[in-house]
Context: one part of a larger RNA
Molecule: small-subunit ribosomal RNA, 5' domain
Organism: uncultured bacterium
RNA sequence: AACGAACGUUAGCGGCGCGCUUAACACAUGCAAGUCGAGCGAGAAAGGGCUUCGGCCCCGGUAAAGCGGCGCACGGGUGAGUAACACGUAGGUAAUCUACCUCCCAGUGGUGGAUAACGUUCCGAAAGGAACGCUAAUACAGCAUAAGACCACAGCUUCGCAAGGAGCAGAGGUCAAAGCGGGCCACUACUUGUAAGCUCGCGCUGGGAGAUGAGCCUGCGGCCCAUCAGCUAGUUGGUAGGGUAAUGGCCUACCAAGGCGAAGACGGGUAGCUGGUCUGAGAGGAUGAUCAGCCACACUGGAACUGAGACACGGUCCAGACUCCUACGGGAGGCAGCAGUGGGGAAUCUUGCGCAAUGGGCGAAAGCCUGACGCAGCGACGCCGCGUGAGUGAUGAAGGCCUUCGGGUUGUAAAGCUCUGUGGAGGGGGACGAAUAAGUUCCGGUUAAUAACCGGAGCGAUGACGGUACCCCUUUAGCAAGCACCGGCUAACUCUGUGCCAGCAGCCGCGGUAAGACAGAGGGUGCAAACGUUGUUC
Numbered sequence: 001a002a003c004g005a006a007c008g009u010u011a012g013c014g015g016c017g018c019g020c021u022u023a024a025c026a027c028a029u030g031c032a033a034g035u036c037g038a039g040c041g042a043g044a045a046a047g048g049g050c051u052u053c054g055g056c057c058c059c060g061g062u063a064a065a066g067c068g069g070c071g072c073a074c075g076g077g078u079g080a081g082u083a084a085c086a087c088g089u090a091g092g093u094a095a096u097c098u099a100c101c102u103c104c105c106a107g108u109g110g111u112g113g114a115u116a117a118c119g120u121u122c123c124g125a126a127a128g129g130a131a132c133g134c135u136a137a138u139a140c141a142g143c144a145u146a147a148g149a150c151c152a153c154a155g156c157u158u159c160g161c162a163a164g165g166a167g168c169a170g171a172g173g174u175c176a177a178a179g180c181g182g183g184c185c186a187c188u189a190c191u192u193g194u195a196a197g198c199u200c201g202c203g204c205u206g207g208g209a210g211a212u213g214a215g216c217c218u219g220c221g222g223c224c225c226a227u228c229a230g231c232u233a234g235u236u237g238g239u240a241g242g243g244u245a246a247u248g249g250c251c252u253a254c255c256a257a258g259g260c261g262a263a264g265a266c267g268g269g270u271a272g273c274u275g276g277u278c279u280g281a282g283a284g285g286a287u288g289a290u291c292a293g294c295c296a297c298a299c300u301g302g303a304a305c306u307g308a309g310a311c312a313c314g315g316u317c318c319a320g321a322c323u324c325c326u327a328c329g330g331g332a333g334g335c336a337g338c339a340g341u342g343g344g345g346a347a348u349c350u351u352g353c354g355c356a357a358u359g360g361g362c363g364a365a366a367g368c369c370u371g372a373c374g375c376a377g378c379g380a381c382g383c384c385g386c387g388u389g390a391g392u393g394a395u396g397a398a399g400g401c402c403u404u405c406g407g408g409u410u411g412u413a414a415a416g417c418u419c420u421g422u423g424g425a426g427g428g429g430g431a432c433g434a435a436u437a438a439g440u441u442c443c444g445g446u447u448a449a450u451a452a453c454c455g456g457a458g459c460g461a462u463g464a465c466g467g468u469a470c471c472c473c474u475u476u477a478g479c480a481a482g483c484a485c486c487g488g489c490u491a492a493c494u495c496u497g498u499g500c501c502a503g504c505a506g507c508c509g510c511g512g513u514a515a516g517a518c519a520g521a522g523g524g525u526g527c528a529a530a531c532g533u534u535g536u537u538c
Base pairs, nucleotide, nucleotide: 001537002536003535005534006533007532008531009530012386013385014384015383016382017381018379019378020344025342026341027340029339030338031337034070035069036068039067040066047058048057049056050055077297078296079295087221088220089219090218091217092216093215096214097213101210102209103208104207105206106205107204108203109143111141112140118133119132120131121130122129123128148175149174150173151172153170155168156167157166158165159164179202180201181200182199183198184197188195189194190193223269224268225267230260231259232258235257236256237255238254239253240252241251242250272294273293274292275291276287277286278285279284299320300319301318302317303316322333323332324331325330350376352375353374354373358372359370360369361368362367389419390418391417392416399410400409401408402407423479424475425474426473427472428471429470433465439459440458441457442456443455444454445453482527483526484525485524486523487508488507489506493522494521495520496519497518503510504509
């Protein structure tokens, strides 16, 4: 000098930050990932109205559920493990993938069989499940077409040190698709405004490019112990195959006998890494809270499924420990998400408000969801700012303390007088953060078109915080100062008490009868809403 601090005494206000460093201990309760009816079938109850009492209409093709799509691999948490290509940095990938997004090219024809929901029956305490029957799709499966892609074949050009890459043309084989919504009636049909059709938008399929994200490989760098000196059998290399998006002993078979090591292998201990942070003149040392990047983990261990992406925190399966339910047959669960509870500990917060903003998911949109986030609450935990009054005031009042008894000091301090009104209190006004969205008007583009769509301009909802910040008026010096120290280091001195006792102490050391070192008082010094102590680092 510093701190994610703790403890003691004390405490007026505000702003901005920060807040389980210990038990990756166990968790009650609520919430934290949904959304789309413009993909699909089906479709209530309640309420209201009418009624011939049969029913019909509105709500409403609404709610809840189901099939299907996209998301759930992001965002949020933690630091257990990991000494490793985990991280940092510089490269490689001619060994690779990439949903949604952007651009370009070519398409979007025809057919079929199921299944949930639903109905009926049945099993079970429950969780849940079975059989039969019905039905739809942008669900599923064939067929057609193939510019293109891929596969094997053969030819040419070009690039590269090489492995090999890029491109061009050839003949053969393999590979697609799905619809939904708005508008229009010149042509065809029914002859009304609808269908085929046309058109626009959103989709779908194949291919190419980009962007973004990721996988893999390599050089170098960053802990301790040699009281760890030898380690290694898929081990090291090759051939062939399997596997993967992809290289590779990644895996398998066979062959060879290699590979690493004092420039520290192997073993043990400790540890997430970095940008940074603290300190220091620097070199360095220590550290890795908050914020940001990367990694790893999700009760413990293992495994795969789905998917563009996971070996998946709030998914699945198996095993284990623990907790809970049970009709004893069997089931359910996973806060290292946000709050919160118990426990551990010197020690670390509210079971708050809101999606108004920013961002994310879904949706054509309205919108819905969002404990991300924005805010509020608690805590002097930190930093910063403000206040606790200002001016004047000598009989140097009283009181206290000291005294050589003359006086000195507290001390302009108080009182008194003149002011001010920050914070506080009362009253009144009152935000910025909001940009635009839907829609609508106009202009331009596109178009057969005044639909739709695209671009531009104008108008046009919405505020959790919050009646908060801020502003104005009123009010009274009224409501707001402590803590440590005073022997030297080290700024600050006397008296009384005590008498090697009681005690102090960071080091040196004080205390045994005048103690500036103990305790109290007066006085002083330092810092100040804090001041000290302890711990840790430099």